[in-house]
Context: one part of a larger RNA
RNA sequence: GAUGAACGCUCCCUGAAAGCCUAACAGAUGGAAGUGGAACGAAGCAUGCAGGAAGAAGCCCUUCGGGGCAGGCGCCUGGAUGACUGCCCGGAGGACGGGUGAGUAACGCGUGGGCAACCUGCCCCAUACAGGGGGAUAACAGCCGGAAACGGCUGCUAAUACCGCAUAAACCAGCGGAGGCGCAUGCCUCUUUGGGGAAAGCUCCGGCGGUAUGGGAGGGGCCCGCGUCUGAUUAGCUGGUUGGCGGGGCAGCGGCCCACCAAGGCGACGAUCACUAGCCGGCCUGAGAGGGCGGACGGCCACAUUGGGACUGAGACACGGCCCAAACUCCUACGGGAGGCAGCAGUGGGGGAUAUUGCACAAUGGGGGAAACCCUGAUGCAGCGACGCCUCGUGGGCGAAAAAGUAUUUCGGUAUGUAAAGCCCUAUCACCGGGGAAGAACAAAUGACCGUACCUGAGUAAGAAGCACCGGCUAAAUAUGUGCCAGCCGCCGCGCGAAUACACUAUGGUGCAAGCGUCAUCC
Numbered sequence: 001g002a003u004g005a006a007c008g009c010u011c012c013c014u015g016a017a018a019g020c021c022u023a024a025c026a027g028a029u030g031g032a033a034g035u036g037g038a039a040c041g042a043a044g045c046a047u048g049c050a051g052g053a054a055g056a057a058g059c060c061c062u063u064c065g066g067g068g069c070a071g072g073c074g075c076c077u078g079g080a081u082g083a084c085u086g087c088c089c090g091g092a093g094g095a096c097g098g099g100u101g102a103g104u105a106a107c108g109c110g111u112g113g114g115c116a117a118c119c120u121g122c123c124c125c126a127u128a129c130a131g132g133g134g135g136a137u138a139a140c141a142g143c144c145g146g147a148a149a150c151g152g153c154u155g156c157u158a159a160u161a162c163c164g165c166a167u168a169a170a171c172c173a174g175c176g177g178a179g180g181c182g183c184a185u186g187c188c189u190c191u192u193u194g195g196g197g198a199a200a201g202c203u204c205c206g207g208c209g210g211u212a213u214g215g216g217a218g219g220g221g222c223c224c225g226c227g228u229c230u231g232a233u234u235a236g237c238u239g240g241u242u243g244g245c246g247g248g249g250c251a252g253c254g255g256c257c258c259a260c261c262a263a264g265g266c267g268a269c270g271a272u273c274a275c276u277a278g279c280c281g282g283c284c285u286g287a288g289a290g291g292g293c294g295g296a297c298g299g300c301c302a303c304a305u306u307g308g309g310a311c312u313g314a315g316a317c318a319c320g321g322c323c324c325a326a327a328c329u330c331c332u333a334c335g336g337g338a339g340g341c342a343g344c345a346g347u348g349g350g351g352g353a354u355a356u357u358g359c360a361c362a363a364u365g366g367g368g369g370a371a372a373c374c375c376u377g378a379u380g381c382a383g384c385g386a387c388g389c390c391u392c393g394u395g396g397g398c399g400a401a402a403a404a405g406u407a408u409u410u411c412g413g414u415a416u417g418u419a420a421a422g423c424c425c426u427a428u429c430a431c432c433g434g435g436g437a438a439g440a441a442c443a444a445a446u447g448a449c450c451g452u453a454c455c456u457g458a459g460u461a462a463g464a465a466g467c468a469c470c471g472g473c474u475a476a477a478u479a480u481g482u483g484c485c486a487g488c489c490g491c492c493g494c495g496c497g498a499a500u501a502c503a504c505u506a507u508g509g510u511g512c513a514a515g516c517g518u519c520a521u522c523c
Base pairs, nucleotide, nucleotide: 001522002521003520006518007517008516009515015389019384020350025348026347029345030344035091041087043085044084045082046081047080049078050077051076052075058069059068060067061066099303100302101301108228109227110226111225112224113223114222115221118220119219120218123216124215125214126213127212128211129210131165133163134162140155141154142153143152144151145150171196172195174193176191177190178189179188180187181186201208202207230274231273236266237265238264241263242262243261244260246258247257248256278300279299280298281297282293283292284291285290305326306325307324308323309322328339329338330337331336356382358381359380360379364378365376366375367374368373395425396424397423398422405416406415407414408413429463431459432457433456434455435454439449466512467511468510469509470508471492472491473490477507478506479505480503481502487494488493
């Protein structure tokens, strides 16, 4: 000098930052991923329409027979409409965003290259196409099982769900031909032939979608050179091990996996083993070289109770998906089930120690949707704590008989000290009254923050100073008490009767100041 700090004493205000470093310990409660009815079926609701059955109470009139409100309301059936509801099927999104640092000494990361060995949803550009059919299934209905979670059977039905057929230059695989190129395997262009492979509709008529192929953009995957902690009181390590041939698998290369063959591969230029550790941009320090660190922000990686596995998908081996095993917790009718905060708050625990179970989607961004809009603990804000940084204030001028008090004294005085009082002035902050934004884009409307920032007015010096130190290092001393006691101490060292070093403290002083000191760690 620095800190994600803690502790002690103290504390007026503002701004912008940062706030579980420990138990990757456990998990109450509420939220954190929903969305589109302009893909589809059915149901419900609302409002018209058509048809039907039954025809009551009530009220009015009455000649007491009945008539009218009225063939109305309500009910059933059919069909229509809808900025309606949301169940099922289907779509795209739940692989982003958010968290954590356990593991990892590794192509994990950084940097520079390579892929003639690769993939790519949504988006953009271009070309071409969308013909004609089929069979199911959920929802639903009925029945059954179960305490529940949930499940079974039968029957019906739709689609942008599913499956054949047609067409298809470019696409894929095969046999050939011609040309060009390279970096070894090879790559590119043109071309004959035969083989294989597509599609989906909705509409408010504006559009929105579908299929194939080529290109782009952005994203990802793999490979390589170099760099990346400590220990030799770890010296040998290795059997899919190292290589080959052939296959399987993959988007793709590869012992990635498999059969066979060979016997290799690594290592004092430190293999193997052990300890420690996420890496970087950066941050701290330092004149620099260097040393230390990797919290916040940004990039990459890894993980999601522990271990393993695949499914779906353009993308996962998937935090708020599935299956299995394990530990733990909960429910149970004992047969069986449910769960996963290292998301945001919040709780217990651990700890020297780290915040609210807040407001809003107004802005920015994300998902879905044609849109309206819905969702969004991302985000924007507010709350808490001087945790750090920055700024401001706690007043300014004049004011000596140098009052009183206090301390000291050689009793004369000296110090506190222009300090106070007193007079005049000012109003930054805080308090009160009035006004009051920007942030809102996109015609209008729309602001959580917030009556906030800011402006203005009225006043009153009022409401706002502490902490450590004073032997030397080191700025700042006297008195009293104590008497090697009590105590102090970073080092040297103080204290045994006048202690500038201890103590009440005092009085005075010095240094910093809304902080000051102590402790821990780094340079």